A computed fold for a 72-nucleotide RNA from Candidatus Wildermuthbacteria bacterium RIFCSPLOWO2_01_FULL_48_35, annotated as transfer RNA. Its Rfam family is "tRNA". About the family: Transfer RNA (tRNA) molecules are approximately 80 nucleotides in length. Rfam classes the family as a transfer RNA. Model confidence (mean pLDDT): 84 of 100. The sequence is in RNAcentral, with records from ENA.

[in-house]
RNA sequence: GGGCCUGUAGUUUAGUGGUAGAACACCUCUUUUGCAAAGAGGAGAUCGUGGGUUCGAUUCCCACCAGGUCCA
Numbered sequence: 001g002g003g004c005c006u007g008u009a010g011u012u013u014a015g016u017g018g019u020a021g022a023a024c025a026c027c028u029c030u031u032u033u034g035c036a037a038a039g040a041g042g043a044g045a046u047c048g049u050g051g052g053u054u055c056g057a058u059u060c061c062c063a064c065c066a067g068g069u070c071c072a
Base pairs, nucleotide, nucleotide: 001071002070003069004068005067006066007065010024011023012022013021018055026042027041028040029039030038048064049063050062051061052060
C1' cells in the first nucleotide's frame, strides 16, 4: 500500500427499511439478625464519524476512523 471481517448500554450481544430488545452488571423494594441466593420493579444506547438514497436508515450506498486478519 491492497483485499476481507467487525464496530449497538459498563460488559457480552439480538435486530435483512417503519417505537432498538435480551443476559450479566448497577439502583430500589420484598424476604434474612446480617450477607448471599431468589422474587418484583427501575434507570441506562445521539446504533464508530460524516455525507448520500428514501416519506422514513441500526439496516441500503460512499468516504473516513478504530480494531482484527490475509497478501505484498